GlmS glucosamine-6-phosphate activated ribozyme aptamer from Syntrophomonas sp., 187 nucleotides, folded computationally. Taxonomically the source falls in Syntrophomonas (Bacteria, Bacillota, Eubacteriales, Syntrophomonadaceae). Rfam family: glmS glucosamine-6-phosphate activated ribozyme aptamer. Rfam describes the family as follows. This entry contains a glucosamine-6-phosphate activated ribozyme that is found in the mRNA for GlmS. GlmS is an enzyme that uses fructose-6-phosphate and glutamine to generate glucosamine-6-phosphate. The ribozyme catalyses self cleavage of the glmS mRNA that is thought to regulate GlmS activity. Of the family's consensus pairs, 83% are formed in the model.

[in-house]
RNA sequence: AACAAUCAGAAAGCGCCUGCCCCGGAGUUGUAAAACAUCGCUUGAUCGCAUUUUAAGUUACAACAAACGGGUGACGAGGAGGAGGUUAAUCGAAAUGUCGGCGGAUGCCUCCCGGCCACCACAGUCGAAAGAGCGGGAAAAAAACCAGGCAGCAAUCCCUGCUACAAAAGCCCGUUCCGUGGUAAUA
Numbered sequence: 001a002a003c004a005a006u007c008a009g010a011a012a013g014c015g016c017c018u019g020c021c022c023c024g025g026a027g028u029u030g031u032a033a034a035a036c037a038u039c040g041c042u043u044g045a046u047c048g049c050a051u052u053u054u055a056a057g058u059u060a061c062a063a064c065a066a067a068c069g070g071g072u073g074a075c076g077a078g079g080a081g082g083a084g085g086u087u088a089a090u091c092g093a094a095a096u097g098u099c100g101g102c103g104g105a106u107g108c109c110u111c112c113c114g115g116c117c118a119c120c121a122c123a124g125u126c127g128a129a130a131g132a133g134c135g136g137g138a139a140a141a142a143a144a145c146c147a148g149g150c151a152g153c154a155a156u157c158c159c160u161g162c163u164a165c166a167a168a169a170g171c172c173c174g175u176u177c178c179g180u181g182g183u184a185a186u187a
Base pairs, nucleotide, nucleotide: 014103015102016101017100019099021071022070023069024068027064028063029062030061031060032059040058041057042056043055044054045053075092076091077090081112082111083110084109085108086107113127114126115125116124118183119182120181121180122179131177132176133175134174135173136172137171146161147160148159149158151156
């Protein structure tokens, strides 16, 4: 230096779950064309010409469902000087749960440090890409959807491929604003 194997890390729309919800579920209930009434079907008993009664078994579908078990529960963009505090902490995309709850968190506040002025202090504002306002501009997402595949009885999960589509912040261009006091330097 190259190759191979193993392990760890990555992450903050992140992690988790006792609720509602969804699936499985012993089982319960209902339905089952036609057969002139009745009859889901099968077998048996009973009834004996009128249209009975009943036992056992059993198929399909639907609804409900105990115990128990399972499923779902945030899609990316953006975001961290340090300490402490605090909690409903930015932006859009999607639309059958991204519901509800718990925790966390890069948000916010205070202080410290630092940037912005020649320097210092205050004020302001920001965070090593380190001042603010306004106008304009360029670039930029993933899920979803569609197609295919894996696992599962199922709810559902995962993978691959295809094609799109944001906003905030930032960036680029233009423009406006950028205070007070002091010090130093130059004229």